[in-house]
C1' cells in the first nucleotide's frame, strides 16, 4: 500500500435560558387553571433517504379466480422480510480477499447497432473445384474474360460466422465417415439434508447471445396510514321527537308583581342524536440494552442477573466561562481545532453522508 472487522462521537463543575415531568407553597376556583420556589431528565450513530419488512389503527372480513405487482442457487435464522448466517457454481484480484437480478434461451415469439457477401430456416465477397461460350497462346495435364453450378478447408468483416485437432474421403470441399479432446442431454453409481460434485454409460452429432424484451414456471402480496384512530364536547344553523300556541293570541318589552299600554301573526320552549371549534387519549417499557451460562461453525435461541427514564405540537434539548483529556504547532508556556447532521407512532433492516482510534491478514 492494500484488506477485513470492531470501538467512540469529548468529560465535570457553574451561571443564564428552553421543553415536559415530580414535590411545596400562594392566588382564583372547582372542568382544575396561573405564578414562584426546589429536585431529578431532555437527539443519533446515522435521529436522514422514505427504499423493504413488521407492530398497532381503521376500512366493504380480504376463500378462490382475473388483472397488477414483487420474489427467483441451496440449507438454516427471524415477528416478517427484498434482510442476516453458512454453504454451491460462476466472475475479479498475485495474494488477504470482494462481487453476482444466480430459475426456463432443446415451450412460444422479437431483437442483435456499425462493419460484412452472410447475424439464425445461416451465408458464395476473395479464394478453391467442375461444366459451358469467345479468345490468347508455346497446340499443351496451358491461361484470359463471361457465364452456369459445387464447395463452409483458406482470406476478409464483426463483440459473435453454426464445435477443435489429425486421418480418411473428394472435382474441390464437409461429422461426410473414424480417433482422441471439449461441450449438451439423458441414465445409473458414490459422497452431501439440500444446491451441487466425482466416477461411468448412451445418444445426437453439436444445440450462438439476449428473458433488469415480451412470455413461460414456481412461491409471495386485500387496500390506507398515527393527518391511523378513539373519547369528551361550546356558540352558530339544521336533524328527530315532547309540551304551549296560532287572533278566545304563546312569547318578547316596559327596572321585582297584578292591572293596563306597546310590539307581534306564527311560532316558542324542553329532551335526544349526528357533530364542527376546542381539549384529552393513543405517546413511548420495548420482538429493548449489556453481563454470565447452555445450544450451534454461524446468524440467532434458550435461561439468570441487571440497567433503562425525550414525548414535543409551528415543533424544547441552547449559549457563555473554567479546569481536565485527545490531535496539530510551539514545545517550561502559549495558540489553534473536533466532523456529518438533528427526533415526531414504534421496532428490525438496507442505502447514503461523515470525523478518529484500535485489532487480525496479504
Nucleotide at each position: 500500500a492494500g484488506u477485513a472487522g470492531g470501538c467512540c462521537a469529548g468529560g465535570u463543575g457553574a451561571u443564564c435560558g428552553c421543553u415536559g415531568g415530580c414535590c411545596g407553597c400562594c392566588c382564583g376556583u372547582u372542568c382544575u387553571g396561573g405564578g414562584c420556589g426546589g429536585c431529578g431528565a431532555g437527539a443519533g450513530g446515522a435521529a436522514a433517504g422514505u427504499c423493504c419488512g413488521a407492530g398497532c389503527u381503521c376500512c366493504g372480513c380480504a376463500g378462490g379466480g382475473c388483472a397488477g405487482g414483487g420474489u427467483g442457487c441451496u440449507g438454516g435464522g427471524u415477528a416478517a422480510c427484498g434482510c442476516c448466517c453458512a454453504g454451491u457454481g460462476g466472475g475479479g484480484g498475485u495474494a488477504a480477499c470482494c462481487c453476482c437480478a444466480a430459475g426456463g434461451a432443446a415451450a412460444g415469439u422479437g431483437c442483435c447497432a456499425c462493419a460484412g457477401a452472410g447475424a439464425a430456416u445461416a451465408g458464395a465477397c476473395c479464394g478453391c473445384c467442375g461444366g459451358g461460350a469467345c479468345g490468347a497462346g508455346u497446340u499443351c495435364u496451358u491461361u484470359g474474360u463471361c457465364u452456369c453450378g459445387g464447395u463452409a478447408a483458406g482470406g476478409g468483416u464483426g463483440a459473435a460466422a453454426c464445435g477443435g485437432u489429425g486421418a480418411g474421403g473428394u472435382a474441390a470441399g464437409a461429422g461426410c465417415u473414424c480417433a482422441c479432446c471439449a461441450g449438451u442431454u439423458c441414465c445409473g453409481a458414490u459422497g452431501g439434508u439440500g444446491a451441487c460434485a466425482u466416477c461411468g454409460g448412451a445418444a445426437g452429432c453439436u444445440a450462438g447471445g439476449u428473458a433488469a424484451a415480451c412470455c413461460c414456471c414456481a412461491c409471495c402480496c386485500g387496500g390506507a396510514g398515527c393527518a391511523a384512530g378513539a373519547c369528551c364536547a361550546a356558540a352558530u344553523a339544521g336533524g328527530a321527537g315532547g309540551g304551549c300556541g296560532c287572533u278566545u293570541g304563546a312569547g318578547g318589552g316596559u327596572a321585582g308583581c297584578c292591572c293596563g299600554c306597546c310590539c307581534g301573526a306564527a311560532g316558542c320552549u324542553c329532551u335526544c342524536g349526528g357533530g364542527u371549534a376546542g381539549g384529552u387519549c393513543g405517546c413511548u417499557g420495548g420482538a429493548g440494552g449489556c453481563c454470565g451460562c447452555a445450544g450451534g461453525c454461524a446468524a440467532c435461541u434458550g435461561u439468570g442477573g441487571u440497567c433503562c427514564u425525550a414525548g414535543a405540537g409551528g415543533a424544547a434539548u441552547g449559549a457563555u466561562c473554567a479546569c481536565c483529556a485527545c490531535c496539530g504547532g510551539u514545545u517550561a508556556u502559549c495558540c489553534g481545532g473536533g466532523a456529518c447532521a438533528g427526533a415526531a407512532c414504534u421496532c428490525g433492516g438496507c442505502u447514503u453522508a461523515u470525523g478518529g482510534c484500535c485489532u487480525g491478514c496479504u